[in-house]
Context: one part of a larger RNA
RNA sequence: GCCUGCGAGUUAAUGGAUGUGGCGAGCUUAAGGCAGGGACAGCCGGAGGCGAAGCGAAAGCGAGUCUGAAGAGGGCGCGAAGUGGCAUUCAUUAGACACGAAACCGGGUGAGCUACCCAUGGGCAGGGUGAAGCGCGCCUAAUAGCGCGUAGAGGCCCGCACUCACUAACAUUGCAAAGUUAGGGGAUGACCUGUGGGUAGAGGUGAUAUGCCAAACGAACUCGGAGAUAGCUUGUUCUCCCCGAAAUAGCUUUAGGGCUAGCGUUAGAGGAGAGUGCCGGAGGUAGAGCACUGGAUGGGCUAGGGGGUCAUAGACUUACUGAACCCAACCAAACUCCGAAUGCCGGACACUUACCGAUGGCAGUCGGACGGCGUGAGAUGAGUUUCGUCGUCGAGAGGGAAAGAACCCAGACCCGCGGCUAAGGUCCUGAAGUCACCGCUAAGUGGGAAACGAUGUGGGCGUGUUGAGACAGCCAGGAGGUUGGCUUAGAAGCAGCCACCCUUUAAAGAGUGCGUAACAGCUCACUGGUCAAACGCGGCUGCGCGGAAAAUGUAACGGGGCUGAAGCGGUGCACCGAAGCCAGGGACUUCGCAAGAAGUGGUAGGGGAGCGUUGUGAUUGCGGAGAAGGCUGGCUGGCAAGGCUGGUUGGAGCGGUCACAAGUGCGAAUGCAGGC
Numbered sequence: 001g002c003c004u005g006c007g008a009g010u011u012a013a014u015g016g017a018u019g020u021g022g023c024g025a026g027c028u029u030a031a032g033g034c035a036g037g038g039a040c041a042g043c044c045g046g047a048g049g050c051g052a053a054g055c056g057a058a059a060g061c062g063a064g065u066c067u068g069a070a071g072a073g074g075g076c077g078c079g080a081a082g083u084g085g086c087a088u089u090c091a092u093u094a095g096a097c098a099c100g101a102a103a104c105c106g107g108g109u110g111a112g113c114u115a116c117c118c119a120u121g122g123g124c125a126g127g128g129u130g131a132a133g134c135g136c137g138c139c140u141a142a143u144a145g146c147g148c149g150u151a152g153a154g155g156c157c158c159g160c161a162c163u164c165a166c167u168a169a170c171a172u173u174g175c176a177a178a179g180u181u182a183g184g185g186g187a188u189g190a191c192c193u194g195u196g197g198g199u200a201g202a203g204g205u206g207a208u209a210u211g212c213c214a215a216a217c218g219a220a221c222u223c224g225g226a227g228a229u230a231g232c233u234u235g236u237u238c239u240c241c242c243c244g245a246a247a248u249a250g251c252u253u254u255a256g257g258g259c260u261a262g263c264g265u266u267a268g269a270g271g272a273g274a275g276u277g278c279c280g281g282a283g284g285u286a287g288a289g290c291a292c293u294g295g296a297u298g299g300g301c302u303a304g305g306g307g308g309u310c311a312u313a314g315a316c317u318u319a320c321u322g323a324a325c326c327c328a329a330c331c332a333a334a335c336u337c338c339g340a341a342u343g344c345c346g347g348a349c350a351c352u353u354a355c356c357g358a359u360g361g362c363a364g365u366c367g368g369a370c371g372g373c374g375u376g377a378g379a380u381g382a383g384u385u386u387c388g389u390c391g392u393c394g395a396g397a398g399g400g401a402a403a404g405a406a407c408c409c410a411g412a413c414c415c416g417c418g419g420c421u422a423a424g425g426u427c428c429u430g431a432a433g434u435c436a437c438c439g440c441u442a443a444g445u446g447g448g449a450a451a452c453g454a455u456g457u458g459g460g461c462g463u464g465u466u467g468a469g470a471c472a473g474c475c476a477g478g479a480g481g482u483u484g485g486c487u488u489a490g491a492a493g494c495a496g497c498c499a500c501c502c503u504u505u506a507a508a509g510a511g512u513g514c515g516u517a518a519c520a521g522c523u524c525a526c527u528g529g530u531c532a533a534a535c536g537c538g539g540c541u542g543c544g545c546g547g548a549a550a551a552u553g554u555a556a557c558g559g560g561g562c563u564g565a566a567g568c569g570g571u572g573c574a575c576c577g578a579a580g581c582c583a584g585g586g587a588c589u590u591c592g593c594a595a596g597a598a599g600u601g602g603u604a605g606g607g608g609a610g611c612g613u614u615g616u617g618a619u620u621g622c623g624g625a626g627a628a629g630g631c632u633g634g635c636u637g638g639c640a641a642g643g644c645u646g647g648u649u650g651g652a653g654c655g656g657u658c659a660c661a662a663g664u665g666c667g668a669a670u671g672c673a674g675g676c
Base pairs, nucleotide, nucleotide: 001676002675003674004673005672006671011094012093013092014091015090016089017088018087019086020085022083023082026050027049028048032044033043034042054061055060064076065075066074067073097235098234100232104225105224106223107222108221109220115199116198117197118196119195120194121193122192123191124189126158127157128156129154133150134149135148136147137146138145162186163185164184166183167182168181169180170179201217203213204212205211210219238610239609240608241607242606243605248261249260250259251258252257262365263364264362265361266360267359270356271355273353274352275351276350277349278347279346280345281344287338288336289335293332294331295330297328298327299326300325304321305320306318307317308316309315310314368393369392370391371390372389373388374387376385377384398409399408400407413586414585415584418582419581420580424576425575426574427560428559429558433573435572436571437570438569439568440567446562452546453545456543457542458541459540461538462537463536464535465534473530474529475528476527477526479503480502481501484498485497486496509524513522514521587600588599589598590597591596611665613662614661615660616659617658618657619656620655621654622653629649630648631647632646633645634644635643636642
């Protein structure tokens, strides 16, 4: 892992609701008892309980009563029948659907592992070093001191046994739940070790590592309290039919839990609901505005302030500043002189539709997600976050978007090799147009991107020049006063400052740029000629261009491939395309007398109807001429759970019907046991 078996809402008491049948102003027994062969049958037993009257704190009164001075008013009552049984369902109390802790407490069992201690034993090859002491010698007044011997100290040195476990490799379903190999440390010591004994869990022991106390010790193990508790996780077993949520509010030591409400379902008294049109209302949002409150820009004017002059007060003045006021143009969620669309409230009528709902039973939901629109927070970030509103997913299959909960289309009762469409598509992949017409794009743009940049190209518009010859090119001129004045070393069109005239002309600036130390030189404006027909500038707009770099491999059309398109814009016709719609057949549900009509996606969840298993009672059957069970075919049904039956195996029990009672249905729980 697979297969088989086992495996989870039970039982009791009390209470609520519903269904059902008994009796009924009553209903009912409990403990206990009686007869009996016996029963879940029968009979006693009225103690007690509920109901039939309430009100008041009570005395008490009573269809009333309490309050009160009250015959007022007000409160609670009187006007609806109960009660016990059975069944279903829910709640409470119990382990209460099942399994699961980490833990807590009590009594015991453990020091044959290990920690420390006590007692008594054992062990340490060999080699090296050479302390004190002692002897002798030297030396000294004597010591001290020195030398040579002797001696044999040491948590001394090297190194076996022994012991430890520092390094590396191997091992890591191992040889081994800690090892092996090669090295390493200690090896007369705080050494190693045998045996016997001691210390026990709120404890012991500990050269402290929270280490060790029998292979997991921040508190051992075992049994018990015990089915501890688990607002948590997982699992929870047959079928069909009807309806079908929520992820919100308030409160919560509350936030992943609860309670009440909201939303679902079911029963249901009662009611007349909903949508659109129309009519009548309340309102201060969008927008707009500046009349208020504030903000804020420019201008005008002015008080005031600052500066200056005269100066005692003060007066005068000012290229400074400047409130208020005026003009112009603006801004605002907490501004409003204004002010929609929607939405909301109410309503007679018309049309469409069929619903609303007191009260009661049973829930689930309180983590929501994304998308559009309107705001806040954030960075006018986020697949971010907080609200409002609508949609979808959630709980929704089908078609499209290559793929893709939430986007687009569309809501799946069943059947078929029928038809029409939606979104989206119609060259091939791949169903359907290589369809028709008019344009655009040349970038494979299409098929990713901004500020910004550009004689890309199409279409409008505006404004100029032009056969009296424009624009571009080419030829030629581009002069004189004058080197204008100033400045300057110089300044001559061309460092800078000022001015910018006059003349000759077809035209030519007191000079557009380059250039020189300054001149010179080149060039432009401007003009003539040549040429010959269009040439500039500005703004709006369609489609393109650049801007444009990423990590496995083209890889930013799904692919192939596509250029008067298979791209983009426009017009038109046709076709394809879904579980949509239509037609045909069938089933069920609701409403309805019927004809018929409408409906039948679905998680949590509510309601309804059934199938099957085991046993019991009653009844009726089968079986060695072969029961149950197994294997393998066939048939069948009101859709299913299922049912019937042939063959074969098997070898002794087993069904049908009607009731009843449950240890009543398995694929999942890292489920349990066994087999493979």
A computed fold for a 676-nucleotide part of an RNA from Leptolyngbyaceae cyanobacterium SM2_5_2, annotated as large-subunit ribosomal RNA, domain II. Its Rfam family is "Bacterial large subunit ribosomal RNA". A reference for the family is Cannone et al. (2002), "The comparative RNA web (CRW) site: an online database of comparative sequence and structure information for ribosomal, intron, and other RNAs", BMC Bioinformatics. The prediction has a mean pLDDT of 85. RNAcentral holds the full RNA, with entries from ENA.